This is a predicted structure of a 522-nucleotide part of an RNA (small-subunit ribosomal RNA, 5' domain) from a Bacteroidales bacterium. Its Rfam family is "Bacterial small subunit ribosomal RNA". Rfam links the family to the GO terms ribosome and structural constituent of ribosome.
Context: one part of a larger RNA
This record gives sequence, C1' cells and structure tokens, in this order.
RNA sequence: GGAUGAACGCUAGCGGCAGGCCUAACACAUGCAAGUCGAGGGGCAGCGGGGUAGCAAUACCGCCGGCGACCGGCGUACGGGUGCGUAACGCGUAUGUAACCUGGCUCCGAUUGGGGGAUAGCCUUCCGAAAGGAAGAUUAACACCGCAUAACAUCGCUUUCCCGCAUGAGAGAGCGAUUAAAUAUUUAUAGAUCGGAGAUGGACAUGCGUGACAUUAGCUAGUUGGCGAGGUAACGGCUCACCAAGGCGACGAUGUCUAGGGGUCCUGAGAGGGAGAACCCCCACAUUGGUACUGAGACAGGGACCAAACUCCUACGGGAGGCAGCAGUGAGGAAUAUUGGUCAAUGGUCGGAAGACUGAACCAGCCAAGUCGCGUGCAGGAAGACGGUCCUAUGGAUUGUAAACUGCUUUUGUACGGGAAUAAAGUGGGGGACGUGUCCCCUUUGGAAUGUACCGUAAGAAUAAGGGUCGGCUAACUCCGUGCCAGCAGCCGCGGUAAUACGGAGGACCCGAGCGUUAUCC
Repeated sequence: GGAUGAACGCUAGCGGCAGGCCUAACACAUGCAAGUCGAGGGGCAGCGGGGUAGCAAUACCGCCGGCGACCGGCGUACGGGUGCGUAACGCGUAUGUAACCUGGCUCCGAUUGGGGGAUAGCCUUCCGAAAGGAAGAUUAACACCGCAUAACAUCGCUUUCCCGCAUGAGAGAGCGAUUAAAUAUUUAUAGAUCGGAGAUGGACAUGCGUGACAUUAGCUAGUUGGCGAGGUAACGGCUCACCAAGGCGACGAUGUCUAGGGGUCCUGAGAGGGAGAACCCCCACAUUGGUACUGAGACAGGGACCAAACUCCUACGGGAGGCAGCAGUGAGGAAUAUUGGUCAAUGGUCGGAAGACUGAACCAGCCAAGUCGCGUGCAGGAAGACGGUCCUAUGGAUUGUAAACUGCUUUUGUACGGGAAUAAAGUGGGGGACGUGUCCCCUUUGGAAUGUACCGUAAGAAUAAGGGUCGGCUAACUCCGUGCCAGCAGCCGCGGUAAUACGGAGGACCCGAGCGUUAUCC
C1' cells in the first nucleotide's frame, strides 16, 4: 500500500447493486416451513342448495355442490439449513464396470380374462386423567390374495456363429420349467401389467494430487492371501467355515494434533504466500449413540424403534418433545436484522383440469457493514470590510473571493398531477381449420412489490460536512498554558520555564458521507 462477513470512537443528505451469529453443532415460548387427488374407494362430521312431512318450530332424505376424519395412490430421499465429524477414494482430476441399479419422462413390442377372503371408516360396548387402546357386529376399492393366459423376460440342458488384454461378453436355434395386470368415466381421456431401448440420477473400483509433528518407528489376527458358502443392485474378508503365513512401513506405516474438499477469493511484476464468508458443485450431519422398516431411491432434519441426557404434562399408573427450515426468545459475545407481504413471476409436489400447497422463490423492513453513483450550489464580487490570530505593532501579514452584495440554476428534498414494464401461459365466452382432439383467431380475466420506478409542474440557495493529522519517517507552524507534572507515543523518542512532539487557539495538510483506531492476511 491492498484486502475484510469485521468491531470500536466521532460524524452522517440520497439512491442502485451486493452483504449481514465468524462466538454456544448452546437451550428454545409462539406461529408458519409438505402436501395433494372425490376422474381410486366406502361414505357424509360440518357448510350451502334441493326434496318429503308439517300451520310452524322442526324432523327426515347423500338427491346435488362439495367434503372433516378414514382406506388407497403419488410426494414427503427434492427444495431449505449447518460444518459437528472426517487427513478419507471425502474431495479434485482422469479412467474403468465383460461386477451394477434407476420411480417419474421419451420411443417401441405384447397384454388388460375370470374369481376370492378381509380390513379401516360407520355402529355398539369397554379401559384410561391424558396420550391412547381393546372387543363385537358390518362394508368398499386402482388396498390384499389365488386362478387363467404369456415371451424377444428369468432359470436349466443341448448346440451354432462371433468378439475381447484377462475373468469373459454378444447374437441365433431347440427342449423343459417359472412369472403379470386395474380400473375410473361426462366416451374424451387418464391409467394398469410384462418386456426392449434411451435419457436422467446414482453405486462401486482404480492411477495421480490433496495438512502439521519423527520430541510419534515400528504397526497388524479378519490381520494378508486362497478354496467354498452366505449376503448384496453389484465386485469384494463385506460376513462365515477351513487352509496357508502373510500384509503395511524412513518413497514416513502406526500414533497424536488440526481441518469439511473444490470452483474460486485476497495479495503479489511473477514465482509464491494466505483464505474457503456470499454464489455454484461434491461430502457429512440433524439433541447424543445405535438399529432397521417402507420404498425406484433413506438406514430418512419437520418418519419408526431402543438406549442416554435435558425440558414439559400428570389423577403418580403413565405420557409428550427435538428451530444446524423462516421469523423470533434467552444465553454466549467486541459483534450480526422483521415473530413482514405474495404465490404476480421463476421453479417444485399433487391433480385430467380448474386449482391447492410451497418461510423454495420473488419482494418489502432494519443496519454506512461494503462497493458504485449523486448532492450539500454556480458565476461575478477588494472598501482586500467586521471579527479572530500573529508580528519587527501610528503599521503590516493571514483567515480571504471567503463573507456581505448582484445575477443564475434547481440535481436532491418538499408539495401537486400523471403513471409503468415485469404477463407469457392458463381460465370463461365466441368463431375457424384440419379431422374426430389438437391447432389458430377475437374477446374476457389475470401484479405481491406499487400509486413504487419513471415523467411533468411549482416555489425557493432553499433541506444536507465531517474526521484525522501537522518533530522525523510523512503532506502540513505559530501563539498561549503546563514545567520529567499533566500527558503523548507505530518506531526513533517528546515533557525538568522560551515544547513546531503534552493541552487549548489560530492557521495549514490529507481524505470526504465518511474519517480514524484495533484485529487478521499478503
């Protein structure tokens, strides 16, 4: 000198764009953050409508719009957060899988026949303070289970061709065995099953790279390898039985400490050094530890079970909970924001669609915490005014064109008026084309931010400057006070009676809505 997720002191007009718990992965009140589908189902608690009876109050009827709870499907494995752990194939890069999986999506081939038994809900009864649970009766499905059919699927046997660095792979033929489905209905669609291919996402393996300490030198029994079996989507001591005695290590094993990695960021002429906030990719985690279930996918942050600590409720028998989601609270700390608005856009989930949900996202609020831009006026004006300060003091120097005064402008601010883009789709209505469910046209509806940005008009210099420094390094000097005191200080050092170094004043210098100090890196 540059830099910062900064903090502190003094000061402060506006806007754009970015940023904002670096500490206690400490504890959390409250609200919200993952639902959706009635075009899967039985139904009808509540709301609206309709019908029946009745003078009415009212009662009854799922008949219609719809729909709480329940069964079922899909989603909840994404999105969002954090950096505890991890020195590791975790990450980066380059390969391999002839050792693998992949819901939804796209394309292709084939099919969608016929049955059965339950169960939740509803109803009745019971237990419990509650959380919740039990029994009986009864009912449905795209829930569940047989049967039929089936190969280019899978398995076994036989066989032909062909390819690969190896284990081996691919294609064809024959025989035998095994395996499937689901319907809804407004008839237009949406689905279901088996198989093949693709895309996407993942899994595993390997080469190389990726901290400190040798004041850590030896480490290792599933350890290293083999045969066989089990397990897995798959290879593998991954696990197990048996057999052998190996395997790693000064090219740093093992141990201890520290740490998420990368793209990148800061600095530097570069080489290098330092960092890993924001944004993107990967990994790990969800109070702590462990376990599996479901599922295409988890060993699952707002799922389950067990154990532990903590908090809460309790009728003392027993229960409930997990903000490292968004806000917010306490604590810690030098220190870090609103218990805001909207699904309008972008995206996600569900749905045939309308649409619903979405603290993702888009916006707004707070903060000079950063960066960029703008402003606090411009021109003229010498009696070089008054006042202040200084001096060699009837005078001069300086503050200083500075002010006053004259003319001009109106950014910004204030007042008034106008006023967006971001919106394309889709919906409702009408019409047309092809031809039988798509496309096109017209119209309607459709914006949180927002009456915001922006534009215009009006008056008026009006609404807007500070901070640090002035001995040398280092740009900028005098007077007064103080008298080794009070104090300053980054280093050298100043101060003991003429202090350009302390305190004040005048003046000057540097930067400027900032300026200094502290901390850290180069």